[in-house]
Context: one part of a larger RNA
RNA sequence: GGACGAAUGCUGGCGGCGUGCCUAACACAUGCAAGUCGAACGGAGUUUAUUGAGGAGUAAUCUGAGAUAAACUUAGUGGCGAACGGGUGAGUAACGCGUGAACAAUCUGCCUUCCAGAGGGGGAUAACGUUGGGAAACCGACGCUAAUACCGCAUAAGACCACAAUGCCGCAUGGCGAAGAGGUCAAAGGAGCAAUCCGCUGGGAGAUGAGUUCGCGUCCCAUUAGGUAGUUGGUGAGGUAACGGCCCACCAAGCCGACGAUGGGUAGCCGAGCUGAGAGGCUGAUCGGCCACACUGGAACUGAGACACGGUCCAGACUCCUACGGGAGGCAGCAGUGGGGAAUAUUGGGCAAUGGGGGAAACCCUGACCCAGCAACGCCGCGUGAGGGAAGAAGGUUUUCGGAUUGUAAACCUCUGUCGCAGGGGACGAAGAAUGACGGUACCCUGUAAGAAAGCCCCGGCUAACUACGUGCCAGCAGCCGCGGUAAUACGUAGGGGGCGAGCGUUGUCC
Numbered sequence: 001g002g003a004c005g006a007a008u009g010c011u012g013g014c015g016g017c018g019u020g021c022c023u024a025a026c027a028c029a030u031g032c033a034a035g036u037c038g039a040a041c042g043g044a045g046u047u048u049a050u051u052g053a054g055g056a057g058u059a060a061u062c063u064g065a066g067a068u069a070a071a072c073u074u075a076g077u078g079g080c081g082a083a084c085g086g087g088u089g090a091g092u093a094a095c096g097c098g099u100g101a102a103c104a105a106u107c108u109g110c111c112u113u114c115c116a117g118a119g120g121g122g123g124a125u126a127a128c129g130u131u132g133g134g135a136a137a138c139c140g141a142c143g144c145u146a147a148u149a150c151c152g153c154a155u156a157a158g159a160c161c162a163c164a165a166u167g168c169c170g171c172a173u174g175g176c177g178a179a180g181a182g183g184u185c186a187a188a189g190g191a192g193c194a195a196u197c198c199g200c201u202g203g204g205a206g207a208u209g210a211g212u213u214c215g216c217g218u219c220c221c222a223u224u225a226g227g228u229a230g231u232u233g234g235u236g237a238g239g240u241a242a243c244g245g246c247c248c249a250c251c252a253a254g255c256c257g258a259c260g261a262u263g264g265g266u267a268g269c270c271g272a273g274c275u276g277a278g279a280g281g282c283u284g285a286u287c288g289g290c291c292a293c294a295c296u297g298g299a300a301c302u303g304a305g306a307c308a309c310g311g312u313c314c315a316g317a318c319u320c321c322u323a324c325g326g327g328a329g330g331c332a333g334c335a336g337u338g339g340g341g342a343a344u345a346u347u348g349g350g351c352a353a354u355g356g357g358g359g360a361a362a363c364c365c366u367g368a369c370c371c372a373g374c375a376a377c378g379c380c381g382c383g384u385g386a387g388g389g390a391a392g393a394a395g396g397u398u399u400u401c402g403g404a405u406u407g408u409a410a411a412c413c414u415c416u417g418u419c420g421c422a423g424g425g426g427a428c429g430a431a432g433a434a435u436g437a438c439g440g441u442a443c444c445c446u447g448u449a450a451g452a453a454a455g456c457c458c459c460g461g462c463u464a465a466c467u468a469c470g471u472g473c474c475a476g477c478a479g480c481c482g483c484g485g486u487a488a489u490a491c492g493u494a495g496g497g498g499g500c501g502a503g504c505g506u507u508g509u510c511c
Base pairs, nucleotide, nucleotide: 001511002510003509004508006507007506008505009504010503013382014381015380016379017378018377019375020374021340026338027337028336030335031334032333035080036079037078040077041076043074044073045072046071047070048069049068050067051066054063055062056061087293088292089291096218097217098216099215100214101213102212103211106210107209111206112205113204114203115202116201117200119153121151122150128143129142130141131140132139133138159184160183161182163180166177167176168175169174189198190197191196219265220264221263226256227255228254231253232252233251234250235249236248238246268290269289270288271287272283273282274281275280295316296315297314298313299312318329319328320327321326346372348371349370350369354368355366356365357364358363385415386414387413388412395406396405397404398403420448421447422446423445424444425443429438455500456499457498458497459496460481461480462479466495467494468493469492470491476483477482
């Protein structure tokens, strides 16, 4: 000098764009943050229309159990989603990350494309009804019922399994194809007058996503020198989507290490950011990629995908409810609270846009997101007026008492209207008829009036900028050198001056 997610002192007019718990991965009141589909299904409820057993009435007529149809709503069964999106950086020195390869050792819902198919049956169960227990959370018994829920049967393709004439290829195990013959395995319907559409089943290919392996790179300490028993390898079996001590039985005795094993400390990694002429050094906020975690520890279930932040189970700590028998909870989602701290914001608006989930669609949900609010926290832009104006006014300071300086500075005259205020108009963002939270915002026009808007630090040298008074090694200053003991340009005040400017100083950290 530059930089900052900064803090702090004094000061503070406006706008645009960004950024904003770096500390306690401390504890959390309250609300919201993941639903959706009635065009999968049986009910239940509401409304309307038609009909209508029966009843009242002399009659007209009124009432009306029930039935049918339509529309709407929806607790439950079922489907898809909830594994995305959002947060945090505790752990991790590791194939975690980066980069480059490999899978002849793998999986992949929705999507695209191609081939083939959907025949015929069955038994349940929630809801519901009756009933029981419980303070509650909730649980049980009996009875009924549906499905795109569940289960057999049929059909069956080199899809799978064990054979197999035979062909091609390679990268070690091997891979790809295939006549023949044997075995195994599938399905679901819905909407519509219909056409048809949305779905369903088996298989091939693709796309996307994921899993696994390897080369190289990846902080400090040797005042850490030896470490290791599933340890290293083999055979077999198990397990997995898949290779593998991944797990197990047996066998062998290996394996790693001064090219730093093991141990300890510290730390999420990267694209990037800061600095520097570069080499390098430092950092890893915001944004993007990957990883890990979700009160702490462990575990599996479901599923294409999780060992699952707003799922389940167990254990633990903590908090809450309780009728004391037993239950409920997890903000490192968005706001917000307490606490910690030098320090970090609103319990806001909207789904209008972009994107996501569900749905045939209408649409619903979306604290993702888009906006607004707060903060000079940062960057950038603008303003606090412009021109004229010497009697060089008054006042202040100083003085050798002549003057000098503040100083064209002010007053005063002329002008302008950024900004402000008032009135009027008023968007783009919506592609595409409708639909705009922001927002009556930005912007435009008219009027008004210099009116509301300047400070901070410094002036001994480094380093731009000097005098007076006060003080008297005191009070004080200070980044270094050093100032102050009676004329201090170094302390304090004043005048003047210098620097930067809605900021200016200080502190901290990095280069």